This is a predicted complex of two RNAs, RNase P RNA and transfer RNA, with 470 nucleotides together.
Rfam match: Bacterial RNase P class A. It is annotated as a ribozyme.
The prediction has a mean pLDDT of 75.
RNA sequence: GAAGUGGACCGAGCGGUCGCUGUGUCGGUUUUCACCGGCAUGGAGGAAAGUCCGGGCUCCAAAGGACGCGGUGGUGGGUAACGCCCACCGUCUGUGAGGAUCGGGAAAGUGCAGCAGAAAGUAAACCGCCUCGCGAUGACCAUAUCUUCGGUAUGGGCAUCGCGCGGUAAGGGUGAAACGGUGCGGUAAGAGCGCACCAGCGGGCCGGGUGACCGGUCCGGCUAGGCAAACCCCACCGGGAGCAAGACCAAGCAGGAAGGAAUCGGGGAAUCUCCCCGAUGCGGGUCGGUCCGGCCCGUUAGCGACUUCCGGGUAGGUUGCUUGAGGCAACGAGCAAUCGUUGUCCCAGAGAAAUGGCCGUUCUCGACAGAACCCGGCUUACAGGUCCACUUCGGCU
RNA sequence: UCCCCGAUAGCUCAAUUGGUAGAGCGAGCGGCUGUUAACCGCUAGGUUCUUGGUUCGAGUCCAAGUCGGGGAG
Numbered sequence: 001g002a003a004g005u006g007g008a009c010c011g012a013g014c015g016g017u018c019g020c021u022g023u024g025u026c027g028g029u030u031u032u033c034a035c036c037g038g039c040a041u042g043g044a045g046g047a048a049a050g051u052c053c054g055g056g057c058u059c060c061a062a063a064g065g066a067c068g069c070g071g072u073g074g075u076g077g078g079u080a081a082c083g084c085c086c087a088c089c090g091u092c093u094g095u096g097a098g099g100a101u102c103g104g105g106a107a108a109g110u111g112c113a114g115c116a117g118a119a120a121g122u123a124a125a126c127c128g129c130c131u132c133g134c135g136a137u138g139a140c141c142a143u144a145u146c147u148u149c150g151g152u153a154u155g156g157g158c159a160u161c162g163c164g165c166g167g168u169a170a171g172g173g174u175g176a177a178a179c180g181g182u183g184c185g186g187u188a189a190g191a192g193c194g195c196a197c198c199a200g201c202g203g204g205c206c207g208g209g210u211g212a213c214c215g216g217u218c219c220g221g222c223u224a225g226g227c228a229a230a231c232c233c234c235a236c237c238g239g240g241a242g243c244a245a246g247a248c249c250a251a252g253c254a255g256g257a258a259g260g261a262a263u264c265g266g267g268g269a270a271u272c273u274c275c276c277c278g279a280u281g282c283g284g285g286u287c288g289g290u291c292c293g294g295c296c297c298g299u300u301a302g303c304g305a306c307u308u309c310c311g312g313g314u315a316g317g318u319u320g321c322u323u324g325a326g327g328c329a330a331c332g333a334g335c336a337a338u339c340g341u342u343g344u345c346c347c348a349g350a351g352a353a354a355u356g357g358c359c360g361u362u363c364u365c366g367a368c369a370g371a372a373c374c375c376g377g378c379u380u381a382c383a384g385g386u387c388c389a390c391u392u393c394g395g396c397u
Numbered sequence: 398u399c400c401c402c403g404a405u406a407g408c409u410c411a412a413u414u415g416g417u418a419g420a421g422c423g424a425g426c427g428g429c430u431g432u433u434a435a436c437c438g439c440u441a442g443g444u445u446c447u448u449g450g451u452u453c454g455a456g457u458c459c460a461a462g463u464c465g466g467g468g469a470g
Base pairs, nucleotide, nucleotide: 001393002392003391004390005389006388007387008386009385010384012362013361014360015359016358017357018356020043021042022041023040024039025038026037027036028035029034045368049379050378052377053376054375055374056373057242058241059240060239064292065291066290067289069238070237071236072235073234074088075087076086077085078084089103090101091100092099093098104233105232109231110230111227112226126172127171128168129167130166132164133163134162135161136160137159138158140156141155142154143153144152145151146150180198181197182196183195184194185193199223201220202219203218204217205216206215207214208213246319247318248317249316255310256309257308258307259306262280263279264278265277266276267275268274269273281299282298283297284296285295286294326345327344328343329342330341331340332339333338363366398469399468400467401466402465403464404463407422408421409420410419416453424440425439426438427437428436446462447461448460449459450458
């Protein structure tokens, strides 16, 4: 100098002026609520977004059990919690700084693998190789015979071809994938069939580490394939709904129809009905997957809990609401995520919904984008810029 | 504020438990007819919304995004 990797941060600045909105204070109007005005002060983001996870908070009585359902998935740590973060391990990848990783179990079970190929999972014989049997052809050998220098018959092995029963996974070819690799022996041909080395698997022991795991050594059978973001198994986690949750005040209205569950015992009033208690049962709700169990309400009566349907009223106010797993700084613990102590600060809170307009000036001429109960993450969008650490290549000294 | 569903040829829809995407209508060409329609035959037309991942292989499974539709109080 060029090319790159990882991380942290900023997200136009300053001044004036006019508005919007929250709070505090002062003054005015007013019985109060409230309204108006002055002054002071606060007023969008790193993602406020997607709503993909987790938690707080609120209600369902508390948030129980079993099955089911859903989620997560290396190890250790952090945290209120997480599918997040940090560190480490394994695997893959890049020359490297580094990056990626839903990364438990396939020797529990079930299932899947189109096409091609002989065969796709208790493997398998298409070509090829080989033994054996049968047949044909060829030449050869032996014997016998006729005749003569060539024929015939029988037998034998050999070679080639064809057929058949088998053996064989070395070689060919198919495929994403074909039951380890190399060499020697062995064999009819072959083959972990045997042996040596290597790779990989399982188990034991030793050493290191909290652990995942790593290193070494011995033994075993000779190889046990892939897919669980297929069912499933294992371990762990999960009750449901959501601030229009929920609480309080005020105002207003009209109810109707259908369904809807009983027996026994005891006591009392006082009488032929009524009330109270208990047991068993029944009905409904809680419990929004089912069952059990628990809790609450009702139940011998139509005046009834509750369910369904129709109809009517309201469309106001207060609260929840922002002081919080909060920000900043210093010190300490820790490799780090993070945590602790001390000091300091208060930094949006609306309810049709506020953050904008104009002027001046400077620059690199300004991207993605607007809070709605709150918080921790993840993911996605983003003009441009700053800083730190590191890598590779080239040049010069 | 919250929840659910969908996206496949020009249009409307299929595609079994992952195996290489089809049907009807429409379009083009040809036939039939004096001509048109109807009818018959043939053909073209798809990055399965986008990107990444799992897998030998993805319309299908997983993650993120884009667009559209519906619902609750």